[in-house]
RNA sequence: AAUCGUCUUCAGGGCGAGGUGAAAUUCCCGACCGGCGGUUACAGCCCGCGAGCCGACAGGCAGACAAGGUGCAACUCCUUGGCCGACAGUAAACAGUCUGGAUGAAAGAAGACAGGA
Numbered sequence: 001a002a003u004c005g006u007c008u009u010c011a012g013g014g015c016g017a018g019g020u021g022a023a024a025u026u027c028c029c030g031a032c033c034g035g036c037g038g039u040u041a042c043a044g045c046c047c048g049c050g051a052g053c054c055g056a057c058a059g060g061c062a063g064a065c066a067a068g069g070u071g072c073a074a075c076u077c078c079u080u081g082g083c084c085g086a087c088a089g090u091a092a093a094c095a096g097u098c099u100g101g102a103u104g105a106a107a108g109a110a111g112a113c114a115g116g117a
Stems, first nucleotide, its partner, number of pairs: 005113006015030002018028002031097002033085002035049004044083002052061003065081005087100003
């Protein structure tokens, strides 16, 4: 120095005075947003994790990208055009963006303390 232990703090963003309608921030139109770790180089859509759902608690389910360019190296950068988004709720009408579980939990990040090899 690394590793192991205890504790503390932190840990998610985003809609509109448009259209239709009796009713929509849910449909149409247009707009906007992108958790954590990894990866030769920066990732919503490469690999994995988390929240969520199901279950008898062992476990299971769960989204999306192509083309071209630069480069030693990029499915991560640049250009162009796309795509995706838990559960419950809602006035007769469907939600990534509204309300709620949630002043929660958590992937993980940072720090403090202690001890031993």
Background:
A computed fold for a 117-nucleotide RNA from a Lentisphaerota bacterium, annotated as FMN riboswitch aptamer (RFN element). The prediction has a mean pLDDT of 79. Taxonomically the source falls in Lentisphaerota (Bacteria, Pseudomonadati).